[in-house]
This is a predicted structure of a 119-nucleotide RNA (c-di-AMP riboswitch aptamer (ydaO/yuaA leader)) from a soil metagenome. Of the family's consensus pairs, 92% are formed in the model. The sequence is in RNAcentral, with records from MGnify. Model confidence (mean pLDDT): 84 of 100. Rfam family: c-di-AMP riboswitch aptamer (ydaO/yuaA leader). Rfam's curators write: This family represents a conserved RNA structure found upstream of the ydaO and yuaA genes in Bacillus subtilis and related genes in other bacteria.
């Protein structure tokens, strides 16, 4: 020997190799998908997914607020400093066991003090 994040270990093969691709094992994390229950009024005003990123307000290519998230084990308390996006399904999906399917990226340079638990 950090931090967001689900985005990790590990094991074979190949490549000349850091390392990469590929298969596979566990772990993680996501979508779909019955009874029951919900809904029962909705279907262009289209609907729905991943995420904290929702919603208001404006002098509107900006700014200003907010719901929620983040900051070196975990709570708690004070204080500071961020974020508050983006992208995806393709007419279509509520919850949902069994089952079926997908991801396992990608950007970063940080660590304030007290307490009480834990490693």
């Nucleotide at each position: 020997a950090g931090c967001c994040g689900a985005a990790g270990u590990c094991c074979g093969u190949u490549c000349a190799g850091a390392g990469a691709a590929c298969g596979g094992a566990c772990g993680c994390g996501g979508g779909g998908g019955a009874c029951c229950c919900g809904a029962a009024c909705a279907u262009u005003u289209g609907g729905g997914g991943c995420g904290u990123a929702u919603u208001c307000c404006u002098u509107c290519a900006g700014g200003g607020a907010u719901a929620g998230g983040g900051c070196a084990c975990u709570u708690c308390c004070a204080g500071g400093c961020c974020c508050g996006a983006g992208c995806c399904c393709g007419a279509c999906a509520g919850c949902u066991a069994a089952c079926c399917u997908c991801g396992c990226a990608g950007g970063c340079a940080u660590u304030u003090g007290g307490a009480a638990g834990g490693g």